Two RNAs folded together computationally: RNase P RNA and transfer RNA, 443 nucleotides in total. Model confidence (mean pLDDT): 75 of 100.
[in-house]
RNA sequence: CAGGUCGGUCGGGCGAUCGCGGCGUCGUUGGCGUCGAGGAAAGUCCGCACUUCACAGGGCACGCUGCCGAGGAAAGCUCGGGACGGAGCAAUCUGUCGGAUUAGGACCACAGAAACAAGUAGCCCCUCACCCCAACCCUCUCCCAAAGGGAGAAGGAGUCGGAUGAUGGGUCAUAGUGAAACGGUGGUGUAAGAGACCACCAGCGUGCGCAGCAAUGCGCACGGCUAGGUAACCCCCAUGCGGAAGCAAAGCCAAGCAGAGAUGAUGCGCUGCCCGCGCUAACCAUCUCGGGUAGGCUGCACAGAUAGAUGAUCGCCCAAGAGCGCUCGCGCUCCGGACAAAAUGCGGCUUAUAGACCGACCUGAGGG
RNA sequence: CGGGGCGUGGCGCAGCCCGGCUAGCGCGCUUGCAUGGGGUGUAAGAGGUCCCGGGUUCAAAUCCCGGCGCCCCGA
Numbered sequence: 001c002a003g004g005u006c007g008g009u010c011g012g013g014c015g016a017u018c019g020c021g022g023c024g025u026c027g028u029u030g031g032c033g034u035c036g037a038g039g040a041a042a043g044u045c046c047g048c049a050c051u052u053c054a055c056a057g058g059g060c061a062c063g064c065u066g067c068c069g070a071g072g073a074a075a076g077c078u079c080g081g082g083a084c085g086g087a088g089c090a091a092u093c094u095g096u097c098g099g100a101u102u103a104g105g106a107c108c109a110c111a112g113a114a115a116c117a118a119g120u121a122g123c124c125c126c127u128c129a130c131c132c133c134a135a136c137c138c139u140c141u142c143c144c145a146a147a148g149g150g151a152g153a154a155g156g157a158g159u160c161g162g163a164u165g166a167u168g169g170g171u172c173a174u175a176g177u178g179a180a181a182c183g184g185u186g187g188u189g190u191a192a193g194a195g196a197c198c199a200c201c202a203g204c205g206u207g208c209g210c211a212g213c214a215a216u217g218c219g220c221a222c223g224g225c226u227a228g229g230u231a232a233c234c235c236c237c238a239u240g241c242g243g244a245a246g247c248a249a250a251g252c253c254a255a256g257c258a259g260a261g262a263u264g265a266u267g268c269g270c271u272g273c274c275c276g277c278g279c280u281a282a283c284c285a286u287c288u289c290g291g292g293u294a295g296g297c298u299g300c301a302c303a304g305a306u307a308g309a310u311g312a313u314c315g316c317c318c319a320a321g322a323g324c325g326c327u328c329g330c331g332c333u334c335c336g337g338a339c340a341a342a343a344u345g346c347g348g349c350u351u352a353u354a355g356a357c358c359g360a361c362c363u364g365a366g367g368g
Numbered sequence: 369c370g371g372g373g374c375g376u377g378g379c380g381c382a383g384c385c386c387g388g389c390u391a392g393c394g395c396g397c398u399u400g401c402a403u404g405g406g407g408u409g410u411a412a413g414a415g416g417u418c419c420c421g422g423g424u425u426c427a428a429a430u431c432c433c434g435g436c437g438c439c440c441c442g443a
Stems, first nucleotide, its partner, number of pairs: 001364010012317007020036007038339001042350002045348005050246004057275004062242003065238002067081005082097006098236002104234002106230003120175002122171004127166003131162002137156002139153006183201006202226002204223008250298004259289006267279003318337001321334006369442007378395004388426001397413006419435005
């Protein structure tokens, strides 16, 4: 110097003129003074204050949250840390997080024997059927011959063995499909095989030790423990959290009106359900229908209302952008400042946002 | 202030709960044939970022989160 990452700040300034709203004042169709948007005022996604529902609660249902620590009134909040991934050369950014090693259910298209513990093909064993067939035996023929021996046969019978088929059993190494196939390699072993057993490796669990507040990490020993995935499906777990409604909440004042029906504890109340508790007792209470009103003050805030003020023009300056000129970092001209605007208040989250400045760090190039 | 629903070819809708098989249906559109021409009939065809972005999953129109637009209801 160029590119980038993270954190923070600002997001036009001054003056003039004409306007708008609140308040105060002068006392009139106005004058003067003073105050008057944001980092998100937005979306209304969380949490709370505040107000009412009865200062009586408990259980169920329903909803939400989900590694650990700290902060915080709380939070689907913030900061820091951990484990497992992803992007980048790096600084750094980013995703997930209780339980599927069992409390259970559901689903896993197509393909494949099979999608979760069962079985197809194959391999092996037993039995049976049938076929082939050594040896031995029987029969026949021939030779030597007294018995007997030898040779041969396309003969009979059928054992060992072999082929095929069926029933039953064992087994999961092989099957090459799939996103995913029941740890991997080598050996022992076996009828064939297999963590069935052994060695090494990978993972998991348990125990102990060390480090850490913890999540967790490291080391050693033991156990053949090796039965997938999805809980952003139901569900289970947490001595987890949550009563409901919302400023049109709600309180007070003023104005106005016409009553009718049902119920009487099986009603009403903290508004889903149950238990419990409370309330009222007929000139009463509750509910339904009908009738009336559409005003003011408070709530409400040193912006603030009854539908909603905070603006426009001009000049100078400050950045940014474009063009021209040259004395190469200045001058002139044009253009020109984003997203967007309060409505009870506050703490967060999310989303939108032209551009400028400050600090820390990374990468590359050049020079010393 | 509070609650609910919808977004899928040009138009109206289904599929979404409980994820999978070429995302279908009707109308419309295009082309050929039948007709002298039109309607109509018939044969074939085109046309889809499933509102947008991210995530979960082997796999998303469908499930989850955020955003955009539209509609309805209550006080």